[in-house]
A computed fold for a 74-nucleotide RNA from SAR116 cluster bacterium MED-G04, annotated as transfer RNA. It matches the Rfam family "tRNA". The family's RNA type in Rfam is transfer RNA. Its family is annotated with triplet codon-amino acid adaptor activity in the Gene Ontology. Model confidence (mean pLDDT): 80 of 100.

């Protein structure tokens, strides 16, 4: 340098051919239970979906570009 893949909550990931308020597990916080802790149960908060632009009535999802990470070829 060429080709390809990935970037969504603190962490690991789903959402697969665009459609209404973007979810799960773990974690965090609060409560219940317990003499206390752990475990268990209930609830709550937390994301402008890597940045920017475009297409569209409508974009996490399609297109372009940039940034970061990875694989492979040279």
């Nucleotide at each position: 340098g060429g080709u390809c893949c990935c970037g969504u909550a603190g962490c690991u990931c789903a959402u697969c051919a665009g459609g209404a308020u973007a979810g799960a597990g773990c974690g965090a916080c609060a409560g219940a239970u317990u003499c206390c802790u752990a475990a268990u149960c209930u609830g709550u908060a937390g994301g402008u979906a890597g940045g920017g632009g475009g297409u569209u009535c409508g974009a996490g999802u399609c297109c372009c570009u940039c940034c970061g990470g990875g694989a492979u070829c040279a």
RNAcentral holds the sequence, with entries from Rfam.